Overview:
Predicted 3D model of a 168-nucleotide RNA (c-di-AMP riboswitch aptamer (ydaO/yuaA leader)) from a Solirubrobacterales bacterium. Its mean pLDDT, the model's own confidence on a scale to 100, is 76.
[in-house]
RNA sequence: GCUCGCUUUCCGCUGAAUCCCGGUCCAUCAAAGGAACCGGGAUCGGGGGACCCAGACCGUCGGCGCCAACGUGGGCCGUCGGGGGGCGAAUCGCGGCACAGCCGCCGCGUAGCGCGAUCUUUCAGCGCGAGCCCGUCAGCUAACCCCGAAAGCAACGAAAGAGGAAGU
Numbered sequence: 001g002c003u004c005g006c007u008u009u010c011c012g013c014u015g016a017a018u019c020c021c022g023g024u025c026c027a028u029c030a031a032a033g034g035a036a037c038c039g040g041g042a043u044c045g046g047g048g049g050a051c052c053c054a055g056a057c058c059g060u061c062g063g064c065g066c067c068a069a070c071g072u073g074g075g076c077c078g079u080c081g082g083g084g085g086g087c088g089a090a091u092c093g094c095g096g097c098a099c100a101g102c103c104g105c106c107g108c109g110u111a112g113c114g115c116g117a118u119c120u121u122u123c124a125g126c127g128c129g130a131g132c133c134c135g136u137c138a139g140c141u142a143a144c145c146c147c148g149a150a151a152g153c154a155a156c157g158a159a160a161g162a163g164g165a166a167g168u
Base pairs, nucleotide, nucleotide: 005168006167007166008165010164011163012153013152014151018042019041020040021039022038023037024036025034026033043149044148045147046146047145048144053139057082058081059080061078062077063076064075066074067073083137084134085133086132087131092109093108094107095106096105097104112128113127114126115125118162119161120160121159122158123157
């Protein structure tokens, strides 16, 4: 150095949210080093954005030399109103409270999502099912353009298989 065996509750979680470089500042005799902040790069994530494809809604009112028809419909035109979209698993339904109504609050479910402690599969079991943003505008979308890299948590159940690390 290589191979094999043995031992180990040694291997955290949601999320894109990590890594590197430089500067300000702190520290120091000077360095090393360091939370925060600023700038840049890599990487990861998100949005906008052609051809082609897809699509071009609902309702009120009015009009028509159109179609149809003995019923007040279809089509076209005009007018007014209803908006729509993004990140995310986080949608939808029922009941109650309140209300003129919408919004809101509470409860029970639910589409869907996560954990189950290295990874994959399976199970016992345990949770989530929020929140925020754009501003009348955005389908997909190559080139291209823009934005984010936070925040918050944490057990000691099991089976099979496959890895890494340390010791021997």